Description:
Predicted 3D model of a 109-nucleotide RNA (SAM riboswitch aptamer (S box leader)) from Pontibacillus litoralis JSM 072002. RNAcentral records the identical sequence in 2 taxa. RNAcentral holds the sequence, with entries from Rfam and Ribocentre. Lineage of the source: Bacteria > Bacillati > Bacilli > Bacillaceae > Pontibacillus litoralis. Of the family's consensus pairs, 97% are formed in the model. Model confidence (mean pLDDT): 82 of 100.
RNA sequence: CUCUUAUCAAGAGUGGCUGAGGGAAUAGGCCCUGUGAAGCCCGGCAACCUUUCUAUUUUCGACGGAAAAGGUGCUACAUCCUACAGGCAAUACGUCUGAAAGAUAAGAG
Repeated sequence: CUCUUAUCAAGAGUGGCUGAGGGAAUAGGCCCUGUGAAGCCCGGCAACCUUUCUAUUUUCGACGGAAAAGGUGCUACAUCCUACAGGCAAUACGUCUGAAAGAUAAGAG
């Protein structure tokens, strides 16, 4: 980098360093930000991997319960919203579903 599967409206800071941008990319919109952005450290959240218990059972063993030491991840806003297709509605605004793109985990190449 590609493929497969699963998840993506829950949750998590009155901390330290630093100092100007940030919310993936393009476009439109809407926002955050010197009352401190991004980044790093610490803290925290969650439970994908992991560990463990359970099951009419010789074996295997969760899609169930628990844990949080380890590997990741996350810690404004729904993946911040829209973009493509379809349903409803229709003057318009809109609303719902799916796709695409993306993020994360695990596995494969």